[in-house]
RNA sequence: AAACCCUCCGUGGGAGAGUGCGGCCCACGCCGCCGCCGAAGGCGCAACCCGCUCGGAAUCGCUCAGGCCAAAGGACCGCGGAAGGACGU
Numbered sequence: 001a002a003a004c005c006c007u008c009c010g011u012g013g014g015a016g017a018g019u020g021c022g023g024c025c026c027a028c029g030c031c032g033c034c035g036c037c038g039a040a041g042g043c044g045c046a047a048c049c050c051g052c053u054c055g056g057a058a059u060c061g062c063u064c065a066g067g068c069c070a071a072a073g074g075a076c077c078g079c080g081g082a083a084g085g086a087c088g089u
Stems, first nucleotide, its partner, number of pairs: 005085003008081006018034001020033005035068003041064001042062003048056002
């Protein structure tokens, strides 16, 4: 240098919970009320990682946010890719 790894882009897969009740002009829309879900994000504990400290930190908890027909979104996983970062033989 390169690969692995991290960030990013593309792509495939991707769960859960009322298409509840009332009103408005029907509604998959808006408002109110109640019930519920957690795998965007956020917050909390701290399992865990590291030989230990420092440090990092969950698929655990809370549900502020978000969501409860479909669509969109979606942690996470696979594949492809570019530059940068890190590692540094």
The RNA shown here (Glycine riboswitch aptamer) has 89 nucleotides and comes from a Gammaproteobacteria bacterium.
Its mean pLDDT, the model's own confidence on a scale to 100, is 80.
It matches the Rfam family "Glycine riboswitch aptamer". About the family: This family represents the bacterial glycine riboswitch.
The source organism's lineage runs through Bacteria, Pseudomonadati, Pseudomonadota and Gammaproteobacteria.
It was read from a public genome assembly, where an Rfam model found it.